[in-house]
The RNA shown here (SAM riboswitch aptamer (S box leader)) has 114 nucleotides and comes from a soil metagenome. The model forms 97% of the base pairs in the Rfam consensus. RNAcentral holds the sequence, with entries from MGnify.
RNA sequence: CUCAUUGCGAGUGGUCGAGGGACUGGCCCGUUGACACCACGGCAACCGAUUGGACGCGUUUCCAAUGUCAGGUGCUAAAUCCAGCUCAGGCAUCAUUAGCCUGGGGAAAAUGAG
Numbered sequence: 001c002u003c004a005u006u007g008c009g010a011g012u013g014g015u016c017g018a019g020g021g022a023c024u025g026g027c028c029c030g031u032u033g034a035c036a037c038c039a040c041g042g043c044a045a046c047c048g049a050u051u052g053g054a055c056g057c058g059u060u061u062c063c064a065a066u067g068u069c070a071g072g073u074g075c076u077a078a079a080u081c082c083a084g085c086u087c088a089g090g091c092a093u094c095a096u097u098a099g100c101c102u103g104g105g106g107a108a109a110a111u112g113a114g
Base pairs, nucleotide, nucleotide: 001114002113003112004111005110006109011040012039013038014037015036019029020028021027023084024083025082026081041076042075043074046072047071048069049068050067051064052063053062054061055058080108085105086104087103088102089101090100091099
């Protein structure tokens, strides 16, 4: 840089000691010890392995409530915690902007594969 996915799921113990949840705003978590690290668990199914089936027979495509396993990664508070830019609709208002609600697309980020 490209592609795919991101409303599911899964925590105990030990060490440390003040910040942490990427950024900004909000809202949360945290001395009843967060975050991080270590150990042992767990979740998941991107890569990998594997069983059965289907067809258009694929330089392994599709299906099997999420097939099964868990080797390589990853993850294990909250939807990627929510929003951020833009578009549409609604509420409210005499009206517009601001505001509130709902939805579409995007950006950014994370993870995997290349």